[in-house]
Predicted 3D model of a 696-nucleotide part of an RNA (large-subunit ribosomal RNA, domain II) from Cryptomonas gyropyrenoidosa. Rfam family: Bacterial large subunit ribosomal RNA. Its family is annotated with structural constituent of ribosome and ribosome in the Gene Ontology. The full RNA is in RNAcentral, with records from ENA. The gene name in the source record is rnl. Taxonomically the source falls in Cryptomonas (Eukaryota, Cryptophyceae, Cryptomonadales, Cryptomonadaceae).
Context: one part of a larger RNA
């Protein structure tokens, strides 16, 4: 994994509400006693029956203000005249382990040194080679040493290397052989060396060549029991059905922000008598815009006080002047969340009124909750970058707690709120070539050529459609071919040159059908190309024709401008792909008109329940929550009844019934109990706890 089992709101007591019950101006017994599971006795004691002051007190009244009045406070009184008290059932709060499971913790007593850290008695181990310290002895030397040879000799936390011991690398191992190991390779190997046995040190304690290391595979405080069901504002998990209503993620305030308390909003009773929606009428206010009166912030003009400069002057002072600068007042034009001479729609908050507006609605008391992470759309603002599936308010929606049908697919968007049952019927958004329900429907001879038809921008397009204003044009435009484009002259100056074309000046005249003292390439300068201008051929679009560059008509070029669709601008990751085929005088976009499809809407048929019954075109989605109403399970009384071997429980199938949990019945297998109806009592209902236990 799977199946079956167990498994979580319990129990005492005190308080309050609420049902239901006895007794009532009253109602109860507590320990206890007698007695046995049945009930008597006990009245001490508590609740009410009158309140009011700290209180002595007074009292249907009191208390305060020196006493009255009178005023606040608090009782009681009013017309039916006044109702509490004891149990039992629920809920809910508090004291308890209090609805299960779950920490790391703290503290107490004990238990541990057969691992291991240290110390201690008594043991035992250390193949083989290799360096050769002191030392001695003998020669040589010395007066004597000292020194020199050379033999001996065998020191060392010495060298090499095995047993031993340790564990450097690296690989293999990683549900291993193995909770730490193998294989290869590596330090020590007389020593501060290594084993064996037996002892000694104990938990804030030990040992510790010190790593917070070791103290039984547990160590920054061992293990065991026990306080103990520590404590958890945290996380998970809480076991049968139906029915009714039905939230909130907001204010305060918090050592408080994922908690909690009181308010909002839900829910049941009880009471009360209006609310809400329209309409109308009246009010209060400074927002939208708008405006500059006043404040802020500002542009130009006039006019001009002051400043700077300049002349005069020996100097000051005066006076004369300015390409300078300028307050302030005038005029004119603008700017504001923290300006206002003005100024709304909405909304607010009152008054009347409406019943062919609707309400199980509104308030108040009592009681019992849950909520205090909230998301997206729309507008209206602040933060930010007029950035965010951002963040904060504020007004509505919606989701949360809404299923249904459309946006391919989709919590927040559009439509619409699902008591049940139907293979009827009308529309909602949204659609109507096929996948796929319903016109390959009309209409504008309408538009668009990009598969544009999802979508963005400055910009950019001889892409094409309307539209408008202008110029040119059969006295021949516009392209385009075909020829001219020319003298004086090489204009004058400059210059090395300057000749139409390096630069300055000037731009005349002649010849023409026209040609620039030259517009653009070019030349060192010349030359050479093209162009302005000009003549010629064509001839703009159909019709006719004798088919010919015949003939009537007549309108095309070119410029600006708005403007409708389409074009480039235009990039995202498995795969064409913003559903997909496929569509082009359309199956696309634009304009108008009809028909049809479409849903848990609305309706139409049978039916449930609730509430109102005088009356329904009535209600019935629903999380957290509250409230009713049931179904089964285990036991006891009812039961010495009833069922039962002519076959009980149980288990397996099927079939009726019941909204449901569930029942009843039949068949088969089982083989000794089992239990109607009325009640009362709980170890009373599993699929979820990374639950626990078994089997497989």
């Nucleotide at each position: 994994a799977u199946u079956a089992g167990c498994g979580a709101c319990u129990u005492u007591a005190a308080u309050a509400u609420u049902a239901c019950a006895g007794c009532a101006a009253g109602c109860u017994u507590a320990a206890a006693u007698u007695a046995g599971u049945a009930a008597a006795u006990g009245u001490a004691g508590g609740c009410a029956a009158a309140g009011u002051u700290a209180a002595u007190a007074c009292a249907a009244c009191u208390a305060u203000u020196u006493u009255a009045a009178a005023a606040u406070a608090g009782a009681u009184u009013u017309u039916c005249u006044c109702a509490g008290u004891u149990g039992u059932a629920a809920u809910a709060u508090u004291a308890a382990g209090a609805c299960c499971c779950g920490a790391a913790u703290c503290c107490a007593a004990g238990u541990g040194a057969u691992c291991u850290a240290a110390u201690u008695a008594u043991a035992a181990a250390c193949a083989a080679g290799u360096u050769g310290a002191a030392u001695g002895c003998a020669u040589a030397a010395u007066a004597a040493c000292c020194u020199a040879u050379g033999c001996u000799a065998g020191a060392a936390g010495g060298c090499u290397u095995a047993a031993c011991u340790c564990g450097u690398a690296a690989c293999u191992g990683u549900u291993g052989c193995a909770a730490a190991a193998g294989u290869u390779u590596g330090a020590g190997a007389u020593g501060a060396u290594u084993u064996a046995u037996g002892a000694u040190u104990a938990g804030g304690g030990g040992u510790g060549a010190a790593a917070g290391a070791c103290u039984a595979a547990u160590c920054a405080a061992a293990c065991u029991u026990g306080g103990u069901g520590a404590u958890a504002g945290c996380u998970g998990g809480u076991u049968u059905u139906c029915c009714a209503c039905g939230a909130a993620a907001u204010a305060u305030a918090u050592u408080u922000a994922g908690g909690u308390a009181u308010a909002g909003c839900a829910u049941a009773a009880u009471u009360u008598a209006u609310u809400a929606a329209g309409g109308u009428a009246a009010g209060a206010g400074g927002u939208a815009g708008a405006g500059c009166u006043c404040u802020u912030u500002u542009u130009g003009a006039c006019c001009u006080a002051g400043g700077g400069g300049a002349g005069u002057a020996a100097a000051a002072a005066g006076c004369u002047u300015u390409a300078c600068u300028g307050a302030a007042u005038u005029c004119a034009g603008a700017u504001a969340a923290a300006c206002u001479u003005c100024g709304a729609a909405u909304g607010c908050u009152u008054u009347c009124u409406u019943u062919u507006u609707a309400a199980u609605a509104g308030a108040a008391u009592u009681a019992u909750a849950g909520u205090c992470a909230a998301a997206c759309u729309a507008u209206g603002a602040g933060u930010g970058c007029u950035a965010a599936g951002a963040u904060u308010c504020a007004u509505a929606g919606u989701u949360a707690a809404g299923a249904g049908g459309g946006a391919a697919a989709c919590a927040g968007c559009c439509c619409a709120g699902a008591u049940u049952a139907u293979u009827g019927a009308c529309u909602a958004a949204g659609g109507c070539c096929c996948u796929a329900a319903a016109a390959u429907g009309a209409u504008a001879u309408g538009c668009u050529a990009a598969g544009u038809g999802a979508u963005u921008g400055a910009g950019a397009u001889a892409g094409u459609g309307a539209c408008u204003a202008a110029a040119c044009c059969a006295a021949a435009a516009u392209a385009a071919c075909c020829a001219g484009a020319a003298g004086g002259u090489a204009a004058g100056c400059u210059u090395g040159g300057a000749a139409g074309c390096a630069g300055c000046u000037a731009u005349c005249c002649u010849u023409u059908a026209a040609a620039a003292a030259a517009u653009g390439c070019g030349u060192a300068a010349u030359a050479g190309c093209a162009u302005a201008c000009u003549g010629g051929u064509u001839g703009a679009a159909a019709a006719c024709u004798u088919a010919c560059u015949g003939u009537u008509u007549a309108a095309g070029u070119u410029u600006a401008g708005u403007u409708g669709c389409a074009u480039c601008a235009a990039a995202a990751a498995u795969a064409u792909a913003a559903a997909g085929g496929a569509c082009u005088u359309a199956u696309g976009c634009u304009u108008u008109c009809u028909g049809c499809c479409g849903a848990a809407g609305u309706u139409a048929u049978a039916a449930a329940u609730c509430c109102a019954u005088u009356u329904g075109a009535g209600a019935u989605g629903g999380u957290a929550g509250u409230g009713g109403a049931a179904c089964g399970u285990u036991u006891u009384u009812u039961a010495a009844g009833c069922c039962u071997g002519u076959g009980a429980a149980u288990u397996u199938a099927g079939a009726u019934u019941g909204u449901a949990a569930a029942a009843u019945c039949u068949a088969a297998a089982a083989g000794a109990g089992g239990u109607a109806u009325a009640a009362a009592a709980a170890g009373u209902g599993a699929g979820a706890a990374u639950g626990c236990u078994a089997a497989u």